Annotation
The RNA shown here (transfer RNA) has 73 nucleotides and comes from Clostridia bacterium DTU025. The source organism's lineage runs through Bacteria, Bacillati, Bacillota and Clostridia. Its Rfam family is "tRNA". Rfam classes the family as a transfer RNA.
RNA sequence: GCCGGCGUAGCUCAGUCGGCAGAGCGGCGCACUCGUAAUGCGCAGGUCAAGGGUUCGAUUCCCUUCGCCGGCU
Numbered sequence: 001g002c003c004g005g006c007g008u009a010g011c012u013c014a015g016u017c018g019g020c021a022g023a024g025c026g027g028c029g030c031a032c033u034c035g036u037a038a039u040g041c042g043c044a045g046g047u048c049a050a051g052g053g054u055u056c057g058a059u060u061c062c063c064u065u066c067g068c069c070g071g072c073u
Stems, first nucleotide, its partner, number of pairs: 001072007010025004019056001027043005049065005
């Protein structure tokens, strides 16, 4: 230099034939318990890496940029 993959909640990741953004763990509250742990129920938490384009509508499609990983030279 060229090519490919990935970037979504605090962490690990789903979700991509375009139509309300989710799970597990973690956090907080309540229940249970003599108390704790465990368990059950509930709650909060997101600019979907950034910018632009297409569209009635974009996490999803297109372009550019940034970061991480890998391959080729």